[in-house]
Molecule: c-di-GMP-I riboswitch aptamer
Organism: soil metagenome
RNA sequence: GACAAGGGCAAACCGGUCGCAAGGCCGGGACGCAAAGCCAAGGGCCAGUCGGGUUCGCCCGGCCGGAAGCCUGGUUGCCGAA
Numbered sequence: 001g002a003c004a005a006g007g008g009c010a011a012a013c014c015g016g017u018c019g020c021a022a023g024g025c026c027g028g029g030a031c032g033c034a035a036a037g038c039c040a041a042g043g044g045c046c047a048g049u050c051g052g053g054u055u056c057g058c059c060c061g062g063c064c065g066g067a068a069g070c071c072u073g074g075u076u077g078c079c080g081a082a
Stems, first nucleotide, its partner, number of pairs: 001079001008033002013028006031069001037075003041072003045066002048063006
């Protein structure tokens, strides 16, 4: 980063399965994606649990878990004209 070439990934939803949950994995399926490859490091978000507060709606903090398709950062990498 081009209406180039060859390819890649796969949101919602559905089925199966694991998990208290958030959510993960497998299959189907494509909304989208030029890092929608990888890393939970900073901010934010989601869940569980404990403590505190509460106007009983929730809020704050600790611990623990999740998400890389929220932003930032780190890291690796395919093709390639003008």